A computed fold for a 322-nucleotide part of an RNA from a Candidatus Methanofastidiosia archaeon, annotated as large-subunit ribosomal RNA, domain IV.
Its mean pLDDT, the model's own confidence on a scale to 100, is 85.
Context: one part of a larger RNA
């Protein structure tokens, strides 16, 4: 130099990508205690005030035949310190907004989440020798179980809703007709082996419906109101159907540091607005939402060697001389 540690005037986050780290914080007891809430919390909210240590007295309960004891308090009176939970143990705290409901799960050894999972809602499939899954096969599981049951897929609490499309592609269904192998049957041909016509002919395709909490989709051009703008409203072209509620510059918004507001002496940041959304949007779920989070992101109030600016101490370890 490094490493663990210890303490710093005045300043107090000016440090940094960010309060990273470290620093207050803290146990009990008594008083208090907001929004908001799904009434359960939220809550140790938040913010105060007390604590040692002796005498005296007293109160419950307990012991003793009674005193003296013993636990747990309760009052008033003294005493000593900077500091009485003196060491040790031992929460910082509010606020806003995202996502995910939570509790739990998880990339042994760079990721603990917003990911997975979950309750719960929803689609299918299956009447039992189910259905699904392993096995070549016997056979086994799901099961000594029976649709309030198994299996398999989505979405995930709760509240409140879930809008249009069925052309495509799936996927169920139907089927008069077409289209079709092969065995079959009939006819020709040939010495034989074969070989060509025809008929009939299942599943499947064509063909006809259903199905979107199946995959998956959910447009332009132009005009138009007595200031301007805008466009309730008109024309037009188009499609399967042209994106309803809702949210919105969003973990989505390129333009973009959008514009207004609050919040700083300044703010690409946060929040609350408007919003013409390059390319939001309804179980590929939408908005909202208490309580929860080692999830992000801002603010604010204690606190601090993070920083202005750096000193000195301990205890280790390199180095360097002898």
């Nucleotide at each position: 130099u490094c490493c663990a540690g210890u303490u710093a005037a005045g300043g107090g986050a000016a440090u940094u990508c960010g309060g990273c780290a470290a620093a207050a914080u803290a146990g009990c007891u008594c008083c208090g205690u907001a929004a908001c809430u799904u009434u359960g919390g939220g809550a140790u909210a938040a913010g105060g005030a007390g604590u040692g240590c002796g005498u005296a007295c007293u109160g419950u309960c307990u012991u003793u035949c009674a005193u003296c004891g013993g636990a747990c308090g309760g009052u008033a009176c003294g005493u000593c310190u900077c500091a009485g939970u003196a060491a040790c143990u031992u929460g910082a705290g509010g606020g806003c907004u995202u996502c995910g409901a939570c509790u739990g799960u998880u990339u042994a050894a760079u990721a603990a989440a917003a990911a997975c999972a979950u309750a719960g809602c929803u689609a299918g499939c299956u009447g039992c020798u189910a259905u699904c899954c392993u096995g070549u096969a016997a056979a086994g599981g799901u099961u000594u179980g029976u649709a309030c049951a198994g299996c398999u897929g989505g979405c995930g609490a709760c509240a409140u809703c879930u809008g249009c499309c069925c052309a495509g592609u799936g996927c169920c269904g139907g089927c008069a007709c077409g289209u079709u192998a092969a065995g079959c049957c009939c006819g020709g041909u040939u010495u034989c082996a074969a070989c060509c016509g025809g008929g009939g002919g299942a599943a499947g395709c064509g063909c006809c419906g259903g199905u979107a909490a199946a995959c998956g989709g959910c447009g332009g051009g132009a005009g138009u109101a007595a200031c301007u703008a805008u466009a309730a409203c008109u024309c037009u072209c188009u499609u399967a159907a042209g994106g309803u509620a809702g949210c919105g510059u969003a973990a989505u918004a390129c333009c973009u540091u959008g514009c207004c507001g609050c919040u700083u002496a300044a703010u690409u940041g946060g929040c609350g607005g408007c919003u013409u959304g390059c390319a939001u949007g309804a179980a590929u779920g939408g908005u909202g939402u208490a309580a929860c989070g080692a999830g992000a992101g801002c603010c604010c109030u204690a606190c601090u060697g993070u920083c202005c600016c750096u000193a000195a101490c301990u205890g280790g370890a390199a180095c360097c001389u002898a």
About this RNA
Its Rfam family is "Archaeal large subunit ribosomal RNA". Rfam 15.1 lists 2,955 matches to the family in 1,139 species. Rfam links the family to the GO terms structural constituent of ribosome and ribosome.